Context: one part of a larger RNA
RNA sequence: GAGUGAACGCUGGCGGCAUGGUUAAGACAUGCAAGUCGAACGAAAAGCAAGACUUCGGUUUUGUGGAAAGUGGCGAACGGGUGCGUAACACGUGAGCAACCUGCCCUUGAGUAUGGAAUAGCCCGCCGAAAGGCGGAUUAAUGCCGUAUGUGGCCUUUCAUCGCAUGGUGAAAUGGCUAAAGCUUGUAAUGGCGCUCAAGGAUGGGCUCGCGGCCUAUCAGCUUGUUGGUGAGGUAAAAGCUCACCAAGGCUAAGACGGGUAGCUGGUCUGAGAGGAUGAUCAGCCACACCGGGACUGAGACACGGCCCGGACACCUACGGGUGGCAGCAGUUUCGAAUCAUUCACAAUGGGCGAAAGCCUGAUGGUGCAAUGCCGCGUGGAGGAUGACGGCCCUAGGGUUGUAAACUCCUGUCAUUGGGGAGCAAUAAGCAGGUUUGUAGCCUGCCCUGAGUUAACCCAAAGAGGAAGAGGUGGCUAACUCCGUGCCAGCAGCCGCGGUAAUACGGAGACCUCGAGCGUUACUC
Repeated sequence: GAGUGAACGCUGGCGGCAUGGUUAAGACAUGCAAGUCGAACGAAAAGCAAGACUUCGGUUUUGUGGAAAGUGGCGAACGGGUGCGUAACACGUGAGCAACCUGCCCUUGAGUAUGGAAUAGCCCGCCGAAAGGCGGAUUAAUGCCGUAUGUGGCCUUUCAUCGCAUGGUGAAAUGGCUAAAGCUUGUAAUGGCGCUCAAGGAUGGGCUCGCGGCCUAUCAGCUUGUUGGUGAGGUAAAAGCUCACCAAGGCUAAGACGGGUAGCUGGUCUGAGAGGAUGAUCAGCCACACCGGGACUGAGACACGGCCCGGACACCUACGGGUGGCAGCAGUUUCGAAUCAUUCACAAUGGGCGAAAGCCUGAUGGUGCAAUGCCGCGUGGAGGAUGACGGCCCUAGGGUUGUAAACUCCUGUCAUUGGGGAGCAAUAAGCAGGUUUGUAGCCUGCCCUGAGUUAACCCAAAGAGGAAGAGGUGGCUAACUCCGUGCCAGCAGCCGCGGUAAUACGGAGACCUCGAGCGUUACUC
């Protein structure tokens, strides 16, 4: 000098864009943050309409209606948070898988036949303070289970061909195993949406390897599933991944093993560069979800707002027993030098579900708070000397503050008041038309949709009116005098000032630098 997620002191007008618990991965009241589908399924409350009965309280039937709950499907593994752990194939980069998986999506081929038994819900009964649980009866499905079919797929055998060792690809054959679900509120259809099997693609993942990136030798030897083999198990898949047996190996001064520290990267800061430091925000990957362990479901988890077990903590309790997990968004408390609203909206972008309407979305889009940062603007402009008054200094003549003020003429940014006022909106759906067998799909037109918004921007009004400070002035280092004090009080980044003429302390005037900031502290280069 540059920089910061900064803090502190003094001061503080406006706007745009960013950023905002760096400490305690401490503990959390409250609300919200993951639902959706009635075009998979059975049943159905309130309400409404009509009828019947009525003791005028109401009851009941039919229709409509569709809440809440349940079965089932998809989602909940994404999105959001944090950086505890991790020195590791965790990350970066480059390869490999002839050792693998992949829901939804796209393409292609084939199919979607026929039966059955339950169960939740509802109803009845029981236990319990609650959370919840038990028994009986009954019922549906795209839930579950048989049978059939087999384009195919898998197992077995043979042949051909290729290669990179294990092997890959293709063809054929006898036998064996192996699938499905329906829905469609105007009808039908070779329709639409689904379902099943197979092949390919895309996307996402899994595994292996080369190389790269911290400190420490006051850590020198480490290792027994350890290193390799055979066999078996196991996985989507290679493998001591696991197990039995066999062999005695494997790593290490090019630093094994141990200890300390740490998420990694794109990047960021600095520097002419080489390098050094760093890893907030944004993006990619990883790890974690009160602490430890475990599996279940599923295409995908060993799962933040799922389950089970153990532990600590907290809460409820009728004392028998239960409940909870903000490192999601706000917010509270503690800690700390220190870090915001218990806000608005799904209008946009994106996500989940749905045929769609739509619903959900603390993702996201907005607004709010904070000079925390960067950038921009303003606090007026021009004229104005007999150089006013006042202040300060003085050699008492004057000098300086200083064109500064007053005064004159203007301007009208920002803020204030009033009015106008886009863009973010494109759809989808609906309606109409075209194409079409078609009401599917596609195209065209119309129509609808804005949280922010009392906004951007424009016009008008008024009036210089509402808007300047901070640090410094001995040298480094730009800027000097007077008074007070008298090694005192104090200053100080270093050198050093102060003991009676202090440009160094305190005040005043003047000046210097930066300016809505200026200084100090901390840290990095």
Overview: This is a predicted structure of a 525-nucleotide part of an RNA (small-subunit ribosomal RNA, 5' domain) from an uncultured bacterium.